[in-house]
Predicted 3D model of a 73-nucleotide RNA (transfer RNA) from a Chlamydiia bacterium.
Rfam family: tRNA. The family's RNA type in Rfam is transfer RNA.

RNA sequence: UUCGGGUUAGCUCAGUAGGUAGAGCAACAGACUGUUAAUCUGUGGGUCGUGGGUUCGGGUCCCACACCCGAAG
Repeated sequence: UUCGGGUUAGCUCAGUAGGUAGAGCAACAGACUGUUAAUCUGUGGGUCGUGGGUUCGGGUCCCACACCCGAAG
């Protein structure tokens, strides 16, 4: 330099036929328990890497850029 894959909650990841964002773990609160742990219930938490474009509507499609991984030279 070129090509491919990836970037979504604190962490690991889902979310394909564009229709208004989820799970598990963690955190917090409550129940239970002599206490802790475990277990059960509930709650909060996201400018979807950044900027632009298309569209009534974009996490999803298009373009540029940034960063991570891999391959080629």
The RNAcentral record of the sequence draws on ENA.